[in-house]
Molecule: c-di-AMP riboswitch aptamer (ydaO/yuaA leader)
Organism: Streptomyces jumonjinensis
RNA sequence: CGUGCGCGUGCGCCGAAUCCCGUGAGGGAACCGGGGAACCACCCAUUGGGGUGAAUCGGGCUUCGUUUGCCGCUCAGUUCGCGGUCCGCGCUGCCCGUAGGAGACCUUCCUGCUCCGAACCCGUCAGCUAACCCGGUAGGCGAGAAGGAAGGAAAGG
Numbered sequence: 001c002g003u004g005c006g007c008g009u010g011c012g013c014c015g016a017a018u019c020c021c022g023u024g025a026g027g028g029a030a031c032c033g034g035g036g037a038a039c040c041a042c043c044c045a046u047u048g049g050g051g052u053g054a055a056u057c058g059g060g061c062u063u064c065g066u067u068u069g070c071c072g073c074u075c076a077g078u079u080c081g082c083g084g085u086c087c088g089c090g091c092u093g094c095c096c097g098u099a100g101g102a103g104a105c106c107u108u109c110c111u112g113c114u115c116c117g118a119a120c121c122c123g124u125c126a127g128c129u130a131a132c133c134c135g136g137u138a139g140g141c142g143a144g145a146a147g148g149a150a151g152g153a154a155a156g157g
Stems, first nucleotide, its partner, number of pairs: 011142004018029004030137006040127001048125001049122004057097005064090003069085005100116004105152007
């Protein structure tokens, strides 16, 4: 000096996921989500349905399982049994695309680049929804791709 890992502090990004009081239990603010009338909507049924979230949908390959079919073995022959196999279905994993979402003050629009496109919950039940009721405030990250138009905000003079 470079790289990797760990800890601390500060700043920043995604997200509702922050702040205050209290020794603590807990309480409060702010933000977010769900349930829930009338009116309205749906006014039929089925493969159940619904919710948080940007995270849906489609295609290809693949592991395993499986109904029917086909082929082979066995048999004098059929059934049964065993083995193999095409298609289909379900499952596992991978890849490609995609609705959609994010990218350093905010909003809208145009062009362009990069990244994400997960996971979980309710349990046969939920359209909207005033009053009212219930719940959440976790995690992850340090990549930099911006240019233009309009309107704000902030700072400085």